A computed fold for a 114-nucleotide RNA from a soil metagenome, annotated as SAM riboswitch aptamer (S box leader). The sequence is in RNAcentral, with records from MGnify.

This record gives sequence, structure tokens and C1' cells, in this order.
RNA sequence: UCUUAUAAAGAAAGGCAGAGGGAACAGGCCCGUUGACGCCUUAGCAACCGGUUUCGAUUCGUCGGAAUGCUGGUGCUAAAUCCUGCCCCGACAUUGGUCGUGGGAACGAUAAGA
Repeated sequence: UCUUAUAAAGAAAGGCAGAGGGAACAGGCCCGUUGACGCCUUAGCAACCGGUUUCGAUUCGUCGGAAUGCUGGUGCUAAAUCCUGCCCCGACAUUGGUCGUGGGAACGAUAAGA
């Protein structure tokens, strides 16, 4: 860089440090000297990959389903991926706005593969 999948669920304490932070742009909204963000330690969550158990299929190479948290590999532990950005619909409103768990998209995230 490319492909595929996922995304409203879940899970925090301590130490260090000290001003911004929520990736980027724009608009919102929020977190933060009652110490955020970050780093370290410990703990936890989840179940993508791996393992284990089990059931089924099989061309006997494997393949698929279910269960299991496993001294395994990652990831994650404010807010929906914090929200919106494109399209449609409805209500209100009336000149382009407000609201609403519709759909799409992917610059970004994570996993697996190339």
C1' cells in the first nucleotide's frame, strides 16, 4: 500500500509528569490544574487470530457449526468510530434550519491475510 471483516455492547486503579486533549480539515459537543492527554505498573474487558472440547461434513488434505478465557498473539478500558460532512424519508419550521437508532461512504481505528 491492497483485500476482507468489525464498530450504539464491555472493561480502571496506582505511580510519574504538568497543559492542553478528544488522529487530520470544517462545524458542533465534550474532557482537563478536583491534573486531562501521554508514559509506566497492576488489574480488567472483549473474543479478531491461535489453543482446547464437542458436533457435523469430507475428495481423508481438510472444511464448517457450537462451546470454552485458556500462563498463547494482538487489541481495547470517557462520550455511537463522541456527533455531523453524501443521499433519501418524516415531523416541526419556512428559505435552508431543528429534531428523528433510514441508507451510504471511509481520510481514520482494530483484526486477519497479501